RNA sequence: GCCAGCGUAGCUCAGUCGGUAGAGCAGCUGUUUCGUAAACAGCAGGUCGGAGGUUCGAGCCCUCUCGCUGGCUCCA
Numbered sequence: 001g002c003c004a005g006c007g008u009a010g011c012u013c014a015g016u017c018g019g020u021a022g023a024g025c026a027g028c029u030g031u032u033u034c035g036u037a038a039a040c041a042g043c044a045g046g047u048c049g050g051a052g053g054u055u056c057g058a059g060c061c062c063u064c065u066c067g068c069u070g071g072c073u074c075c076a
Stems, first nucleotide, its partner, number of pairs: 001072007010025004019056001027043005049065005
């Protein structure tokens, strides 16, 4: 330098053919308990790495860009 994959909640990850962003764990509250844990019920938490474009509508499609991982190549 070239190619590919990945980037979504604090963490691990889903998200189908473009149509209201989700799960588990963690956190908080409540019930239960003498108390803790567990169990059960509930709550909160992200504009999807960034910018632009297409579209009535974008996590998803297109362009640029940043980061991480892997592969290839060149030079020394």